Model confidence (mean pLDDT): 81 of 100. This is a predicted structure of an 82-nucleotide RNA (transfer RNA) from Candidatus Microgenomatus auricola. Rfam family: tRNA. The family's RNA type in Rfam is transfer RNA. Taxonomically the source falls in Candidatus Microgenomatus (Bacteria, Bacteria candidate phyla, Candidatus Microgenomatota, Candidatus Microgenomatia (nom. nud.)).
Order: sequence, then C1' cells, then structure tokens
RNA sequence: GCCGGAGUGGCGGAACUGGCAGACGCACACGACUCAAGAUCGUGCGGAGCAAUCCAUAAGGGUUCGAUUCCCUUCUCCGGCA
Repeated sequence: GCCGGAGUGGCGGAACUGGCAGACGCACACGACUCAAGAUCGUGCGGAGCAAUCCAUAAGGGUUCGAUUCCCUUCUCCGGCA
C1' cells in the first nucleotide's frame, strides 16, 4: 500500500432483512437480612431540564417520513496479502 472484520452506558454484550436504543449479565447506589461483613433478596442506575421535552451507538456528511442498521470520507484496533 491492498483486502476483510470490529468500534454501542463504568465494563462485557444484545438490538440480523431501516421502525420504542442500551435487553441480559457484571459493577455501583440505597434498602431488607446480619452483632458486623459476605452471600441472598428488593428497588434504582446514559446526559440536560422544574417539567413538557430534547440529546446520545468512534467522528463528520449523505439517502430516507424515520439510520446502531444503507452509502461516502476520516480516525482507532484486529486479521490476511504484498
């Protein structure tokens, strides 16, 4: 240099053919239990806002009524070829 794959909350990881983004698990917070802690159970857990609502899938742009998903460019990581 060329080809292919990947990038999503704090972490792992779903959402396959465009249609409620973050299911599920871990971690964390609070509560219950305990003398206390652990384990277990319950509730909560992206950001802004008083709220309505808006924003958020590596970055930017395009297509579309609508994009994590399709197209283009760029960045990072992994693999292959040279």